[in-house]
Overview:
Model confidence (mean pLDDT): 86 of 100. The part of an RNA shown here (small-subunit ribosomal RNA, central domain) has 351 nucleotides and comes from an uncultured bacterium. The RNAcentral record of the full RNA draws on ENA and SILVA.
Context: one part of a larger RNA
C1' cells in the first nucleotide's frame, strides 16, 4: 500500500454556507476523446512456455515455434462514458393560498419569591446539625404587618410536546426577520448531490473595558469532624454569575451513530396539514403528505441490540476518520490568540 473497516472493541469533522475537485434525471440527431473490432510496425539477445534433438538421464546445452501486460499507426463500430445542438417533467427551484411552532433581533410591561432599608406591634431568643459550635440578637432580632428599593430568574400551562444546522430556545405584548409544512395550478427547464482548501456560527468556563451585583458561589477565612481532613457537614465570602461592545473556538459540542437518494411485513401512540364520510357544531371515523415516540418480520450484527427516523437492501455517489498499547494529544516547528491556550502532531525507548 491493498484488503478490511468506523453506535459500544482505534475510528464520523461540533454545526452549516460554499469554491475547485469528484458524481449525476427522460429523449432526438451529430462527433468519436474515452471504450470496442480488424490490420501493420515496434515490443533486442538471454530468460519464461512449448515441439524436438545432444551429452548414458538430469540439471544443462542447441534448434523451432509461441509468447513479449506495452506503446504507435490505419481503416472501422457507436451501446455506454464524454462531448455539440435541440427537446421534456418525474430531481430541483419559483409563484400565488394557507398553516403550526420557548426559530431569531429589538423594545416596552408584568406578578410571585428572595435580600436589603424605613416605620409599628412584641420581648428571648433565632439559625444551623447526625450532634454541636462559629454566626445574629435588649443598641431589641428572629416571628408578624404596611410601605420602599434592587438585581437575577419566570411557578402553574408542561408533555415520551414544540422550533431550530449545531450549539440551544420558555412570563406577556409590540416591531422587524430566518425557515418549515400542506394544497393546487401555473412558470423556469437538470438549474442537482457531495465538498479538500475557505467562510460563518459556536454550551459551559476563562480573558479584555466599562457598568451591574439580589440570590448562588470557585478562591478565601472561621467553625465542626477526624490520626490528620489543604474535602465531606455548618457559618460568613470575593471573583464569577447578569448588561453593553469585543477576545476565545474547546465539550460524553453524544443518538458516542456524516450528507444526499431510492427501495424493503406489520401493530400501537401523538405533533401540524390536505381530502372524503358522519354530524347543527364540538368530538369522531377513515385516508394521505410531513415530523416524534414505543414495539416488531425479514435482513444485519461478535454480542447487546438496530429495524421504512436502519446499525437492512444498492454494481450506487461523495466527503472526513482508522490502523498494537504506553510514550502523547507530549516534543519540535508552523499558523492563531492579550493570555490561557487551541489547531495542526512526530520520534527514540518500552512492552
Nucleotide at each position: 500500500c491493498u484488503g478490511g473497516g468506523c453506535g459500544u472493541a482505534a475510528a464520523g469533522c461540533g454545526u452549516c454556507u460554499g469554491u475547485a475537485g469528484g458524481u449525476g434525471g427522460c429523449u432526438u440527431a451529430g462527433c468519436a476523446a474515452g471504450u470496442c473490432a480488424a490490420c501493420u510496425g515496434u515490443u533486442a539477445a538471454a530468460u519464461c512456455u512449448u515441439g524436438a534433438a545432444g551429452c548414458u538421464c538430469a540439471a544443462c546445452u542447441u534448434c523451432g515455434a509461441a509468447a513479449u501486460c506495452g506503446c504507435a499507426g490505419u481503416c472501422g463500430a457507436a451501446a455506454c462514458u464524454g462531448u455539440u445542438a435541440g427537446g421534456c417533467u418525474a430531481g430541483a427551484g419559483u409563484a400565488u393560498a394557507g398553516u403550526a411552532g420557548g426559530g431569531g433581533u429589538a423594545a416596552a410591561g408584568g406578578g410571585a419569591a428572595u435580600u436589603u432599608c424605613c416605620a409599628g406591634u412584641g420581648g428571648a431568643g433565632c439559625g444551623g446539625u447526625g450532634a454541636a459550635a462559629u454566626g445574629c440578637g435588649u443598641a431589641g432580632a428572629g416571628a408578624u404587618u404596611g410601605g420602599a428599593a434592587a438585581g437575577a430568574a419566570c411557578a402553574c400551562c408542561g408533555a415520551u410536546g414544540g422550533c431550530g444546522a449545531a450549539g440551544g430556545c420558555a412570563c406577556u405584548u409590540u416591531a422587524c426577520u430566518g425557515g418549515g409544512c400542506u394544497a393546487u395550478u401555473a412558470c423556469u427547464g437538470a438549474c442537482a448531490c457531495u465538498c479538500a482548501g475557505a467562510g460563518a456560527c459556536g454550551a459551559a468556563a476563562g480573558c479584555u473595558a466599562g457598568g451591574g451585583u439580589a440570590g448562588c458561589a470557585a478562591a478565601u477565612g472561621g467553625g465542626a469532624u477526624u490520626a490528620g481532613a489543604u474535602a465531606c457537614c455548618c457559618c460568613a465570602g470575593u471573583a464569577g454569575u447578569c448588561c453593553u461592545a469585543g477576545c476565545c473556538g474547546u465539550a460524553a459540542a453524544c443518538a458516542a451513530u456524516g450528507g444526499a437518494u431510492a427501495c424493503u411485513a406489520g401493530a400501537u401512540g401523538u405533533u401540524g396539514g390536505g381530502c372524503a364520510g358522519a354530524u347543527c357544531g364540538a368530538c369522531c371515523u377513515g385516508u394521505u403528505c410531513a415530523g416524534u415516540a414505543u414495539u416488531a418480520a425479514a435482513g444485519c450484527u461478535a454480542a447487546c441490540g438496530c429495524g421504512u427516523u436502519a446499525a437492512g437492501u444498492a454494481u450506487c455517489c461523495c466527503c472526513g476518520c482508522c490502523u498494537g498499547g504506553g510514550a502523547a494529544g507530549u516534543a519540535u516547528g508552523c499558523g492563531c490568540g492579550c493570555a490561557a491556550g487551541c489547531g495542526u502532531g512526530a520520534a527514540a525507548c518500552u512492552c